[in-house]
Transfer RNA from a Microcaldota archaeon, 74 nucleotides, folded computationally.
RNA sequence: GCCAGCGUAGCAUAAUUCGGUAGUGCCGCGGUUUCGUAAACCGCAGGUUGUGGGUUCAAAUCCCACCGCUGGCU
Repeated sequence: GCCAGCGUAGCAUAAUUCGGUAGUGCCGCGGUUUCGUAAACCGCAGGUUGUGGGUUCAAAUCCCACCGCUGGCU
C1' cells in the first nucleotide's frame, strides 16, 4: 500500500434477516428478608449506538468520508 471484519451503558453483549419505542446480564444505588452479612427477590440509575456528512416521514441498521482495533496479502 491492498482486502476483509469489528466499534452500542463502567464491563460483556442483543437488536442488522425486513429501517419503525435501543434491550439483557454483571457492576452501582435503594428496598424486602436477617440479630447482622451473604444469597434470593423487587425497584431505580446509567447510551447523543466511534466521528462527520448524505438518503428517508423515520437510521444502531442503508450510502460516503474519516478515526481506532483485529486478521490476511504484499